[in-house]
């Protein structure tokens, strides 16, 4: 230096879950906790995945506002409001894969 992770040493990280907080959510941060990890270190570049506040549009509901029709009951256009789907990243993930960078120990 290269390859590998069978063995050795010392460390490191921390899934689910519980708990306090932030957030619309995805998710994140602190504490507890360990399923696992030889990079489960860093970047978030490519692929992929998650969410949908806002926005757009759809369906349904309300005549709330404006105009209209109607003798009345009512009808009904546009706007607005509510509910439920849909689309969307400008929000995220990195313990899904790849890429780049840096790195511990051991063996050959």
């Nucleotide at each position: 230096c290269u390859u590998u992770g069978c063995u050795c040493a010392g460390a490191g990280c921390a899934a689910a879950c519980c708990u306090g907080g932030a957030g619309a959510a995805a998710u994140c941060c602190g504490g507890g906790g360990a399923c696992g990890c030889a990079g489960a270190g860093c970047u978030u570049c490519g692929a992929g995945g998650c969410u949908a506040c806002c926005u757009a549009g759809a369906a349904c509901g309300g005549c709330g506002c404006u105009a209209g029709c109607a003798u009345c009951c009512g009808c009904a256009a546009g706007c607005c409001c509510g509910u439920u789907g849909u689309a969307u990243a400008c929000g995220c993930c990195g313990g899904u894969c790849g890429a780049g960078c840096c790195g511990c120990c051991a063996a050959a």
The RNA shown here (c-di-GMP-I riboswitch aptamer) has 108 nucleotides and comes from a Nitrospirota bacterium. Of the family's consensus pairs, 100% are formed in the model. The sequence was found by an Rfam model in a public genome assembly. It matches the Rfam family "c-di-GMP-I riboswitch aptamer". Rfam's curators write: GEMM was predicted in a large-scale screen for bacterial structured RNA regulatory elements.